[in-house]
Context: one part of a larger RNA
RNA sequence: CUGGGCGUAAAGCGUGCGCAGGUGGUUAAAUCAGUUGGAUGUGAAAGCCCCGGGCUUAACUUGGGAAUGGCAUUCAAUACUAUUUGACUAGAGUAUGGUAGAGGGAAGUGGAAUUCCCGGUGUAGCGGUGAAAUGCGUAGAUAUCGGGAGGAACAUCAGUGGCGAAGGCGGCUUCCUGCUGGACCAAUACUGACACUCAGGCACGAAAGCGUGGGGAGCAAACAGGAUUAGAUACCCUGGUAGUCCACGCCCUAAACGAUGAGAACUAGAUGUUGGAGGAGUCAAUCCUUUAGUAUCGUAGCUAACGCGUUAAGUUCUCCGCCUGGGGAGUACGGCCGCAAGGCUC
Numbered sequence: 001c002u003g004g005g006c007g008u009a010a011a012g013c014g015u016g017c018g019c020a021g022g023u024g025g026u027u028a029a030a031u032c033a034g035u036u037g038g039a040u041g042u043g044a045a046a047g048c049c050c051c052g053g054g055c056u057u058a059a060c061u062u063g064g065g066a067a068u069g070g071c072a073u074u075c076a077a078u079a080c081u082a083u084u085u086g087a088c089u090a091g092a093g094u095a096u097g098g099u100a101g102a103g104g105g106a107a108g109u110g111g112a113a114u115u116c117c118c119g120g121u122g123u124a125g126c127g128g129u130g131a132a133a134u135g136c137g138u139a140g141a142u143a144u145c146g147g148g149a150g151g152a153a154c155a156u157c158a159g160u161g162g163c164g165a166a167g168g169c170g171g172c173u174u175c176c177u178g179c180u181g182g183a184c185c186a187a188u189a190c191u192g193a194c195a196c197u198c199a200g201g202c203a204c205g206a207a208a209g210c211g212u213g214g215g216g217a218g219c220a221a222a223c224a225g226g227a228u229u230a231g232a233u234a235c236c237c238u239g240g241u242a243g244u245c246c247a248c249g250c251c252c253u254a255a256a257c258g259a260u261g262a263g264a265a266c267u268a269g270a271u272g273u274u275g276g277a278g279g280a281g282u283c284a285a286u287c288c289u290u291u292a293g294u295a296u297c298g299u300a301g302c303u304a305a306c307g308c309g310u311u312a313a314g315u316u317c318u319c320c321g322c323c324u325g326g327g328g329a330g331u332a333c334g335g336c337c338g339c340a341a342g343g344c345u346c
Base pairs, nucleotide, nucleotide: 003324004323005322006321007306008305012320014204015203016202017201021197022196023195025088026087027086028085029084030083031082033081034080035077036076037075038074039073040072041071042070049065050064051063052062053061054060091194092191093190094189095188096187097185098184099183103180104179105175106174107173108172109171110154115149116148117147118146119145120144121143125136126135162169163168209250210249211248212247213246214245218244219243223239224238225237226236261319262318263317264316265315266314269297270296271295272294273293274292275291276290277289278288279287280286301308302307334345335344336343337342
């Protein structure tokens, strides 16, 4: 390399968009490039292989044949692939009408709670723990009532509920009066293969971290103190700074997980739930059919087993990525990216 694989043994890129490339629905005609068949030429000799000959045999040597997987020219075949032209509607998309939604963005706004400040009441404790102590408090704390400030997060609703490509998204209102993406359903109409995948490339990408400027209530790496302990650079407690929040710009990694790439087709069912549509119903509860999700169980089948099982890890096709004993090591070197930390490639 071939082969065999990728849920858990090594192996699915974190996710999408997408050029090149690869692959591609039904039908008619043309062409004959691939494809298939025949012929001719060539494919040196030697060697290898087969059948013989010659040295007493063998090695060796010699004659003939086969093979030489290939290339070129030419004559045909036309199913498939391809190319060109025409047609179609089952894939894909557009229009019309509806539906659900924490999908994204911007602006505004609400209540509970914590903390702090001011004032009132009030007096000796509060706080914390396994037990304590550090800490706070007679300069009046804790508790309680009233007022104010400020920041962050949105209890109940809340649900193997919803939405999003993934990361992720949850108070309320508006965006018709200043925004936006996708999905689903029903019936028609239209376009007519416009599709699938995608190396490079581009974009998005939790948390932490970085830069500049704000903000800072609570929480809290570092740090300090108190405990515990043989020790305790911890677990527990009292404090507490970066950070957490906002704007803009970077970083680009995660057990970025369903540890399961995307698309398409086929292959028993049962039960729940979310969004639609159509029926039945005392138009009530509810039931039936269908469709798009989301879960549990399960048949065949698969699997080393666990388990998966129409949301496949079953049966197949197309395209991409990746693996090839363990450690050394996702390291060194080099390159590219980054302010750095470091990342990618390896």

Small-subunit ribosomal RNA, central domain from Thiotrichaceae bacterium IS1, 346 nucleotides, folded computationally. Model confidence (mean pLDDT): 87 of 100.